[in-house]
Formats: sequence, structure tokens, C1' cells
RNA sequence: GCGCUGACGCAGGGAGACUCUGGUGCAAAUCCAGGGCCGAAGGAGCAACCGCCCCGGUAAACUCUCAGGCAAACGGACCUGCAUCGGCAA
Repeated sequence: GCGCUGACGCAGGGAGACUCUGGUGCAAAUCCAGGGCCGAAGGAGCAACCGCCCCGGUAAACUCUCAGGCAAACGGACCUGCAUCGGCAA
């Protein structure tokens, strides 16, 4: 110096599902009640495999929907680029 990798920051991209019904209200806000839905914040669960094999460890974009969300905005896993600080290998 290059490569791989972790974290943080910045920029860009970024899906799905009722602008549901009634009341309140200027209101698509808030609050109360009622049903219907989504999965890509977060969370939880499981296989192969492994182990000290009673049992335990262990994954997701899978599953669940606690939470969150269902016009726009905000948010948003993940991807790309840039930069910083580490780790690994040669």
C1' cells in the first nucleotide's frame, strides 16, 4: 500500500399494509371505543450442525406479531459511496 472485517458518522437508494368506522376535534393530529391488515426499527422462536448429549449452544430477509406500522411526512432492515478509529492476514 492492497484485501477482508467490526463500529461510528455523512450522502444516496429503500418495500408492505384501512386518509377504515363511531365519538372528540379545524384536522389525515391527539384521545376513547370497534374491527381489518403489514413486516424491513427493536424483540422473540426454531433446523442442520456441535457439545459435557438428562439437557444445552446456535441462523436468517424464515416464522410470530409483544412492540412498531397501514395518505404524505417521520421512521425503515438492507444496499452503494465517502471518511474516521480498530482487528485479521500476507